[in-house]
Context: one part of a larger RNA
Molecule: large-subunit ribosomal RNA, half B
Organism: Halalkaliarchaeum desulfuricum
RNA sequence: CCGGCGUUAGGGAAUUCGGCAAGUUAGUCCCGUACCUUCGGAAGAAGGGAUGCCUGCUUUGCAGAGAGCAGGUCGCAGUGACUCGGGCGCUCCGACUGUCUAGUAACAACACAGGUGACCGCAAAUCCGCAAGGACGCGUACGGUCACUGAAUCCUGCCCAGUGCGGGUAUCUGAACACCUGGUACAACAGGACGAAGGACCCGUCAACGGCGGGGGUAACUAUGACCCUCUUAAGGUAGCGUAGUACCUUGCCGCUUCAGUAGCGGCUUGCAUGAAUGGAUCAACGAGAGUGCCACUGUCCCAACGCUGGACCCGGUGAACUGUACGUUCCAGUGCGGAGUCUGGAGACCCCCAAGGGGAAGCGAAGACCCUAUAGAGCUUUACUGCAGGCUGUCGCUGGGACGUGGUCGCUGAUGUGCAGGAUAGGUAGGAGCCGAGACACAGGUACGUGCGCCAGCACGUCACCGAGGCAAGCGUGAAAUACUACCCGUCAGUGACUGCGACCCUCACUCCGGGAGGAGAACACCGGUAGCCGGGCAGUUUGACUGGGGCGGUACGUGCUCGAAAAGAUAUCGAGCGCGCCCAAUGGUCACCUCAUCCGGGUCAGAGCCCCGGAGAAGAGCGCAAGAGCAGAAGGUGGCCUGACAGUGUCUUUCCUAACACGAGACGCUGACGCGAGAGCGUGGUUUAGCGAACGGUCCAGGGUCCUCAAUGGACCCGGGGUACGACAGAAAAGCUACCUUAGGGAUAACAGAGUCGUCACUCGCAAGAGCACAUAUCGACCGAGUGGCUUGCUACCUCGAUGUCGGUUCCCUCCAUCCUGCCCGUGCAGAAGCGGGCAAGGGUGAGGUUGUUCGCCUAUUAAAGGAGGUCGUGAGCUGGGUUUAGACCGUCGUGAGACAGGUCGGCUGCUAUCUAUUGGGGGUGUGAGGUACCUGCCGUGAACGCUCGCAUAGUACGAGAGGAACUGCGAGUGGUCGCCACUGGUGUACCGGUUGUCCGGAAGGGCAGAUGCCGGGUAGCUACGCGACACGGGGUAAGAGCUGAACGCAUCUAAGCUCGAAACCCACACGCAAAAGAGGUACCGUAGAGGUCCCUCCUAGAAGAGGAGGUAGAUAGACUCGGGGUGUACGCACCGAGGGAACGAGGUGUUGAGCCCACGAGAACUAACAGA
Repeated sequence: CCGGCGUUAGGGAAUUCGGCAAGUUAGUCCCGUACCUUCGGAAGAAGGGAUGCCUGCUUUGCAGAGAGCAGGUCGCAGUGACUCGGGCGCUCCGACUGUCUAGUAACAACACAGGUGACCGCAAAUCCGCAAGGACGCGUACGGUCACUGAAUCCUGCCCAGUGCGGGUAUCUGAACACCUGGUACAACAGGACGAAGGACCCGUCAACGGCGGGGGUAACUAUGACCCUCUUAAGGUAGCGUAGUACCUUGCCGCUUCAGUAGCGGCUUGCAUGAAUGGAUCAACGAGAGUGCCACUGUCCCAACGCUGGACCCGGUGAACUGUACGUUCCAGUGCGGAGUCUGGAGACCCCCAAGGGGAAGCGAAGACCCUAUAGAGCUUUACUGCAGGCUGUCGCUGGGACGUGGUCGCUGAUGUGCAGGAUAGGUAGGAGCCGAGACACAGGUACGUGCGCCAGCACGUCACCGAGGCAAGCGUGAAAUACUACCCGUCAGUGACUGCGACCCUCACUCCGGGAGGAGAACACCGGUAGCCGGGCAGUUUGACUGGGGCGGUACGUGCUCGAAAAGAUAUCGAGCGCGCCCAAUGGUCACCUCAUCCGGGUCAGAGCCCCGGAGAAGAGCGCAAGAGCAGAAGGUGGCCUGACAGUGUCUUUCCUAACACGAGACGCUGACGCGAGAGCGUGGUUUAGCGAACGGUCCAGGGUCCUCAAUGGACCCGGGGUACGACAGAAAAGCUACCUUAGGGAUAACAGAGUCGUCACUCGCAAGAGCACAUAUCGACCGAGUGGCUUGCUACCUCGAUGUCGGUUCCCUCCAUCCUGCCCGUGCAGAAGCGGGCAAGGGUGAGGUUGUUCGCCUAUUAAAGGAGGUCGUGAGCUGGGUUUAGACCGUCGUGAGACAGGUCGGCUGCUAUCUAUUGGGGGUGUGAGGUACCUGCCGUGAACGCUCGCAUAGUACGAGAGGAACUGCGAGUGGUCGCCACUGGUGUACCGGUUGUCCGGAAGGGCAGAUGCCGGGUAGCUACGCGACACGGGGUAAGAGCUGAACGCAUCUAAGCUCGAAACCCACACGCAAAAGAGGUACCGUAGAGGUCCCUCCUAGAAGAGGAGGUAGAUAGACUCGGGGUGUACGCACCGAGGGAACGAGGUGUUGAGCCCACGAGAACUAACAGA
């Protein structure tokens, strides 16, 4: 010194983030208990009283064991030790008991009973598995699964527009197989039609995901707005609650509590951004939950002290680890990659050891976890991209039979077909001059009736019921011709056959299930398999750009043009300054001819002239499609004529890209062809020039070229070329997020802290002086403007550190600066005094205590002489704390579809290290100091504040002042803060000691052990201590600001220039302390080379970690023992007597012997023991 304990006077939370820690309380019996309440609780509420021992008695009981009464008696204290709740009030959250992050989070998180919704009839729903199979469950809707909420009580508003979910669906969309058409009568393929789920569409659903407005006006004070208007929505937040665990502003405002209240509680409430099962409000009980107040209590604190114990320390034994570039390992200033023991310059510094606390080694520990980067990962999310499982649905197979209805295609039969014109209901084409009938197996035609169709004209068929032998065509006319007839077809309708679809149904034989079986149930469905469409973060693989005064957000400086920057060749950067482009134009192009602009002046016309006309001046001040620059007037500008050179092909060069290469693009100049204009020379390969753009793959277009195929065409396939289509991140991947659960590689190439540079900002100063000050700039205040200093604020920079320099505040402790808050000395005053205001010098000393808050800061309270500012890695975590910030858990608000996020709020959440060097504080050893020593000095140098401050009394109710008020010099006293020392007093401690006492054990008693490292309690010597006591200056010298003397420069004046006198807590002395290792290493006295002196050794302590220091060693009081003195405790054991009682035995206890007994670290006496013997 540290860990763990014990005790502390007075105060009593002043400590602190916070009563953390510690302490208080405590058992049992009796009395007595509030608010509130779900009537159970709250409650051991709170708050009081009692408690031992002895004697006798009563009562219950078989007894053990209890419950009482009366009397006696002791102590500071009777649950005497041990055991053993501190209590109460208000609020938040969660109802409760319970669960959780094994190893930093026990909570408000999870769970829970209760509430609600959804799915499910069992071969179920849900889940696991590729499947077989399995769980729920050998359960069955009063059941199970999924999801939300979270007891009870009062309640749970509006919105279905969006996204989901459920249902419906005339119509639209919607894949494959099969079908139809095309495709050489094949196929691939293409198209069409049909059409499931799904989608569009419609409806429902919010205890599904979720959402729940703005502006203006208005009442007879003002304010407010019941009321009105308007925009708008799917609906515009209802009941409640509300500055909240949600409120930015904010420490909102008011009240209570307090001396003082960023806290707490109660209200108000304009709610950044409350709000109703993402539950709202309330709430008794409960909580190792969060906040706050009161009482009690205390070493948490004022303010620390003492003691005990285990370490540390010393001795003996044993004996690791971290760490280690080299070291002969100082300080200051500077320098240096901008924070040096090692460099530079000074200063300091003899060598070595021990202990201590930790300032430095940007100490050790861990290739920084923050930040950035990586064409590095991983986990998670989703309406990222691409897929997969799975689900739904169509279709095919397993897969058979029957019948009904209704479709499709094909075949057959039978009907049917009306533009106009025309005798009339003419389907098309071709042939065509005849056809049908009277032949009883029959019937043309007509009449009647019936049926069907119908354009209402009629047509077809049936019935022999009646009549009955002719009826049509060609020709005329219409036009394409006759149902005269034949053949092949078309549209529509009816019937029928084959194939086939759909709908609902029946069957049984596959198949499935039940059953031991017989058989039953279901059934061509389902299961299973193939294929196709839809859904599909359930799962998987990936992506999620770059530049960048860090990154992100923003921007595009990412392609390209002009000017400046750019420094007179060329080139030249920045998230430099100022502007553009991603087109436009069939004329705004080509050519030829003609003309001259802007502006101004004069005149004219006119009611009126910027505009119209005439004349003049006018090198460009206009115009040239668009930016700027350049260029242009005999035109590149304006007007007109004719045209399409804005053409096809093919080159070279320049530029893009200075100086190497490079694509696209752009341009200049040619050649060939065909053209335009012009008399011609010529001009024209768009726009006067510099911007106006894009590779490959893919798909598309081409009366561009070519190859192949064949049935030779207006075909197909392919190749080359060209056009258009886009990559603007523009030499061009196919592409969204979160990570605080995170990982790796790296970076001080790059941020946050600190340093450094800078100083806009900040702080301070100065110059000038407009003005205010009744007059008066400068008693005081001082604008505008200007010049600086500092390096405290905030920025900027990115120079050091990312193989780590621990980050806010507090605390502890030290040093420094001055731009001075107080104290000292002065000056001015709008200074009478007192009190002030402003200024100068001055850093010696001081600068405190509380309330709220994590706060720094600030606000407030009571004091005070004053309650200054700043720095030291925003001094100080190998010193502490850990409240804040800044990991992992959780809640709220807001944002986000979500994962998640928030310099928003809130509850909880780990602080390693044995000290090698240096530095420091102490303690020792050695060498040197020209023998060696013992005493005693000097004091270079260093340190200190050794003192600082206040108040009172006298001066004095004086000076001053009209009064009210009201000083000073000086003297005395007291206090406070600080420093040093001490223990007579007052206290503390006092595990020496003495006494009391409980439980238990030994013992007859006496006397003891243990209950903690004293069981507890009451006292207490020495020592150590503070809360106790004592001491701690005058003065001198030189100065500062300032006040002056003399005195010139400047015949005056002037404190100054020469000279001189004063003048401050500051400076130097004085005073105190250290110091001869002060290398200039000092001095005096004495001993001493014939040997002084010292050490070891022994007894010790006022000394002491070890060393050291001191007292002594027989010629001796050094220690012990003994005796006495002085103290502490409080009256010993034994014996005698008394003692409530009791028949007695017995008996708590009392009195006397006895201020006894026991004890002492102090003092004295006295050699009994030991300081011997020695080196």